[in-house]
Molecule: small-subunit ribosomal RNA
Organism: uncultured Treponema sp.
RNA sequence: AGAGUUUGAUCCUGGCUCAGAACGAACGCUGGCGGCGCGUCUUAAGCAUGCAAGUCGAACGGCAAGAGAGGAGCUUGCUUCUCUCCUAGAGUGGCGGACUGGUGAGGAACACGUGGGUAAUCUACCCUUAAGAUGGGGAUAGCUGCUAGAAAUAGCAGGUAAUACCGAAUACACUCGGCAUAUCACAAGAGAUGUUGAGGAAAGGAAGCUACGGCUUCGCUUGAGGAUGAGCUUGCGUCCCAUUAGCUAGUUGGUGAGGUAAAGGCCCACCAAGGCGACGAUGGGUAUCCGGCCUGAGAGGGUGAACGGACACAUUGGGACUGAGAUACGGCCCAAACUCCUACGGGAGGCAGCAGUGGGGAAUCUUCCACAAUGGGCGAAAGCCUGAUGGAGCAACGCCGCGUGAGUGAAGAAGGUCUUCGGAUCGUAAAGCUCUGUUGCACGGGACGAAAACCGAGCUUGAAAACAUUGAGUUUGGGUGACGGUACCGAGCGAGGAAGCCACGGCUAACUACGUGCCAGCAGCCGCGGUAAUACGUAGGUGGCGAGCGUUGUCCGGAAUUAUUGGGCGUAAAGGGAGCGCAGGCGGACAUAUAAGUCCAUCUUAAAAGUGCGGGGCUCAACCCCGUGAGGGGAUGGAAACUGUAUGCCUUGAGUGCAGGAGAGGAAAGCGGAAUUCCCAGUGUAGCGGUGAAAUGCGUAGAUAUUUGGAAGAACACCGGUGGCGAAGGCGGGUUUCUGGCCGAUGAUUGACGCUGAUAUACGAAGGUGCGGGGAGCAAACAGGAUUAGAUACCCUGGUAGUCCGCACAGUAAACGAUGUACACUAGGUGUCGGGGCAAGAGCUUCGGUGCCGACGCAAACGCAUUAAGUGUACCGCCUGGGAAGUAUGCCCGCAAGGGUGAAACUCAAAGGAAUUGACGGGGGCCCACACAAGCGGUGGAGCAUGUGGUUUAAUUCGAUGAUACGCGAGAAACCUUACCUGGGUUUGACAUCAAGAGCAAUGACAUAGAGAUAUGGCAGCGUAGCAAUACGGCUCUUGACAGGUGCUGCAUGGCUGUCGUCAGCUCGUGCCGUGAGGUGUUGGGUUAAGUCCCGCAACGAGCGCAACCCCUACUGCCAGUUACUAACAGGUAAAGCUGAGGACUCUGGCGGAACUGCCGAUGACAAAUCGGAGGAAGGUGGGGAUGACGUCAAGUCAUCAUGGCCCUUACGUCCAGGGCUACACACGUGCUACAAUGGUUGCUACAAAUCGAAGCGACACCGCGAGGUCAAGCAAAACGCAAAAAAGCAAUCGUAGUCCGGAUUGAAGUCUGAAACUCGACUUCAUGAAGUUGGAAUCGCUAGUAAUCGCACAUCAGCACGGUGCGGUGAAUACGUUCCUGGGCCUUGUACACACCGCCCGUCACACCAUCCGAGUCGAGGGUACCCGAAGUCGCUAGUCUAACCCGUAAGGGAGGACGGUGCCGAAGGUACGUUUGGUAAGGAGGGUGAAGUCGUAAC
Repeated sequence: AGAGUUUGAUCCUGGCUCAGAACGAACGCUGGCGGCGCGUCUUAAGCAUGCAAGUCGAACGGCAAGAGAGGAGCUUGCUUCUCUCCUAGAGUGGCGGACUGGUGAGGAACACGUGGGUAAUCUACCCUUAAGAUGGGGAUAGCUGCUAGAAAUAGCAGGUAAUACCGAAUACACUCGGCAUAUCACAAGAGAUGUUGAGGAAAGGAAGCUACGGCUUCGCUUGAGGAUGAGCUUGCGUCCCAUUAGCUAGUUGGUGAGGUAAAGGCCCACCAAGGCGACGAUGGGUAUCCGGCCUGAGAGGGUGAACGGACACAUUGGGACUGAGAUACGGCCCAAACUCCUACGGGAGGCAGCAGUGGGGAAUCUUCCACAAUGGGCGAAAGCCUGAUGGAGCAACGCCGCGUGAGUGAAGAAGGUCUUCGGAUCGUAAAGCUCUGUUGCACGGGACGAAAACCGAGCUUGAAAACAUUGAGUUUGGGUGACGGUACCGAGCGAGGAAGCCACGGCUAACUACGUGCCAGCAGCCGCGGUAAUACGUAGGUGGCGAGCGUUGUCCGGAAUUAUUGGGCGUAAAGGGAGCGCAGGCGGACAUAUAAGUCCAUCUUAAAAGUGCGGGGCUCAACCCCGUGAGGGGAUGGAAACUGUAUGCCUUGAGUGCAGGAGAGGAAAGCGGAAUUCCCAGUGUAGCGGUGAAAUGCGUAGAUAUUUGGAAGAACACCGGUGGCGAAGGCGGGUUUCUGGCCGAUGAUUGACGCUGAUAUACGAAGGUGCGGGGAGCAAACAGGAUUAGAUACCCUGGUAGUCCGCACAGUAAACGAUGUACACUAGGUGUCGGGGCAAGAGCUUCGGUGCCGACGCAAACGCAUUAAGUGUACCGCCUGGGAAGUAUGCCCGCAAGGGUGAAACUCAAAGGAAUUGACGGGGGCCCACACAAGCGGUGGAGCAUGUGGUUUAAUUCGAUGAUACGCGAGAAACCUUACCUGGGUUUGACAUCAAGAGCAAUGACAUAGAGAUAUGGCAGCGUAGCAAUACGGCUCUUGACAGGUGCUGCAUGGCUGUCGUCAGCUCGUGCCGUGAGGUGUUGGGUUAAGUCCCGCAACGAGCGCAACCCCUACUGCCAGUUACUAACAGGUAAAGCUGAGGACUCUGGCGGAACUGCCGAUGACAAAUCGGAGGAAGGUGGGGAUGACGUCAAGUCAUCAUGGCCCUUACGUCCAGGGCUACACACGUGCUACAAUGGUUGCUACAAAUCGAAGCGACACCGCGAGGUCAAGCAAAACGCAAAAAAGCAAUCGUAGUCCGGAUUGAAGUCUGAAACUCGACUUCAUGAAGUUGGAAUCGCUAGUAAUCGCACAUCAGCACGGUGCGGUGAAUACGUUCCUGGGCCUUGUACACACCGCCCGUCACACCAUCCGAGUCGAGGGUACCCGAAGUCGCUAGUCUAACCCGUAAGGGAGGACGGUGCCGAAGGUACGUUUGGUAAGGAGGGUGAAGUCGUAAC
């Protein structure tokens, strides 16, 4: 620091996802040790048991047990009494139980944080200081006796103490009031001094010592001061919702009284009517707050476990008492719920203390040790108490550290995995050898934490002197350890006891094999899996981390994806429809003052811990300790540039005034002509109208057309214009009236008066609504006619609201420049509208509008560009992935329609913008092709042949199957072929190689059995070298490696092939342009069969294609001349190149020539080229062939061959016999033969080319009607043979007929091939003589030696050709032309397509699932208002009952005061009623989303 993901690719926008860090975590797998931390986040739900707050006998009465002393009784070891010591339990009293510890329910608040105030306050214990402590009184618990009760507990009587309680005395500096004086304070007011009046204390108690006088210590009382703690108050800060906008009656303030430690509506009476709120009141939701912690570069965001500070709470709610302090976790009272005890009458309880328990939950520990340390309470102290705390235990929950060994070791062991079988890898890894001893085990030693208090001894010093006593200080000795025999140390043993987890397609480091086969599964995103999965599972290997590793969850980061730092709004989401304008925000020049903002310095605060930095201590680290720095607030002093404020002044911003000017700006009232329709009348007659074509419609009752006249309403041709005006919507005949704004010359005047503008508010197209008018034309709805598969549409004929006017509502539009308003600045050019200046004019210049083109700049690009989308400033509005959805709900507005505001659940990984290359278009332009057209002949109908589908079958083997399968693979299925079926055999095999062992020539014919394969038998037969043994070669058998497979996958492949297409295209290098995909070149103007050539051009060149080079053919020269040829010469025949001979000719076959737009003319751009002509055998690539660019169709072929992988191995191999591939209701393709007279038949008679031939072609002759047979010459071929060419030609006949056409089918008889023609060959003869009389829709081929027609040959082959491949013979017609059909090429345009139009895609319906909304209701919860009841309790009233202290009184008695009782206000829980908020559930209803290949149409691109 980035990365993946939208596309065929690109740039951008934009979301989703990942890599990092962290955690009080949980889950899965695994687990050696130590240190330091940390551990119920859920049910503030419930709790058994134990412990967590006591202490003081030096405050008091008193005392069980025990010890000692003394006395008495006496059964000499027991009872009892007195005193002393020690004091248990209980009680009075004091202090402490308001600290410590726990939890976070409530609370949005002065609760918390931070800084102030208290002149409005309190403060036990502690410290300092001043003064004092006199003299009395009456009770009461405990205790004793009695009573009630199950218990808890309570009552009565008697009697007792105090540092318990109560008067009195004294008293100031204390409290309250008066007076006087000065001081402080902004003020309310405050304290000080003096004086005066009133009021208010105490325990001389306890202990020690005593010389008995007292002294010391600890206590007590009243003041003053301090310290500490607390109360109250205040500025600022502190979450979300406006779909919460108004709230408030003690409410806001005043006066008086009350209350409190204390200000205050805190409470009460009266008076006034205020107070809060868009700077967010009120309401709702949520939440303890902070220091800090996590993250981040920071700004921020998240969080508030542990540690520390504050607050709140203690089962829920209410209440007070005591006290310095509580409205009190382990106190009290009441109410409620729950639990327990009960004798049923009544009682008891509160773990959110430490452990622990059941429950909830994904989830969180021991019913441990000790007060040794630190701290706390009490005490004079010893000491006691302390689940605070210190420790140990459990849990890898976290952080940190250590270990599981180190060195050497190549035969690169065995084994595993992979393999191209060579090897590679695990791998120096192991073993082996040499070591070490952290840790572990067992043994021994063994701490720090401990210093005090206290005790003993000594010294100094205080209390009047002093040995006593005692306080303070100091020295020294003694003295105390839960952890723990722990840390640590020593020696011993021995590599011995100690490694896993995740990942390996990309992001993201790390790959192979097997299994599986869209299954099982994976997945954070993209996405993997349908038979070769680096993505699933396993193994091996590798990568990462390591006592851990992964997963899940949460937060921050990346995310500049809420943008202060640091984003945007023309088209991606986003400018309000538009003006005016309150609040608010911002604001021109100069000067002076001020000091709020701003800046500087100092002081203060910001607790500690933590973080940063520097040090130190545990062996290091984590951890701990010390020092230092940093941050925000407050105060004081200073500075004065900028902002603010105040004052003054200015004119440039903004207004006002004074010549002019243009304009569909607005409102109202008149007026005008053209057109349309209607009405009356005339003329006139059969149609009119309408459409792609029609029909509905109108018309003989007289239309349409035409003429005159009249009526009505609406709109204003030409001018008219990217012309004008207006804020926008919008505004168009003409005149008048009223009226708004704008421009501009001069520069007089005011003096910042300005800009923007949330809420509010005047305006606001069309359509719509209400009321009243009007209604010619047009025209939703509606009706009819057409179109159509349908047509609730498009087209036609009609037609109502509406459109028009007035008044009122509505308030929205693609209300668009998809561009908010204002101001300033920043090259130009060229139109146009309205003014001004100069000027005769042309023109120049200036201001204001309105267009186009362009520089810089901007922008993702398109584009914008002084009319900015540039550069800046000010203010407003708006956006934050797509869908759900502008929907639901709530509220507001509206008569309604509807409008404004405006979500979520759920779902997807995209949705989108601009541009690029293709493809496509019933888009455009140009061009080509037997593409159409013009022609000729066919197919489609018939019969047959052949191939295919289908069906059938034991099998009908397999493949090809739109064009580009279907007389195709197959250039020959009777057996074989043959792959298929049935049956019979065989298993190292029918075939190849190797090894081991045994045997033997190989081999041949024969016999037997069998369908045959095969089996058995004997016979013949014995290689080469060597004397031989033996070796080599061959064959057979056995065993093992292996063979074999036409089994699967052409979607794993090679090779070969088809097709677009013999179409003219397809690319590259360098350069240039573009952010980029990409473009340019290759486009353009011409031309060509052609990207062929020329010209132009940011391109210049090049490659594969085109063309040419190659072959055949057409003309010709030279050379050569047998088997071909024969002109001349000669011979010769019945005839014949038959013979000699010739090399002239034809021909054969080798080398050449010839054609190049070369020549002429015209056109063209002085080009390329085209057109015409000459010459020429041939003329513009002469004709034909071979030749097929980059690529497309996962095209075809695993059955030609080759080949990866998979599968079979006594079978899916192999051998054999028979059968099948030849089936047959049917459908299609390709052909043959025909339907006849351009013909059939019969007879006669011509003319080819190119092949082929030895297991061959086979002449002649003879036989057969014939197929053919017999004999056999010649020929390995310019020699012999197949071989007859056929159509044609010449004659004859047939006469339009199912025929003398046509030949299918069938019968009989044969021929040939072959072991073998039954299934299942071809041919011959005789006989038979079917369909068919030119073929529907549709469709195919062909442009010249072509079509058509005629025969010949060859390959395959024993035989079998209507097919295929070649060969020649005869030999046409037509092409105006490119509108249309098909295919193709180039340019251009649109696109939501890219699997590319056979594309994409919309909505209803049907089915399933999911979430949501409405919903008659129903069940809760919260808070509110009114009323009822009213516990405990405070406060008030009351004199019914009782009453020790004080007062009066000798007393009796009375008084003051108090208690109980009664009563009033308030008052929790509870109840009733009402409306409100929110949640659960619900018949039914509604739309939405998602789903497999459903249905109907085809709306968009």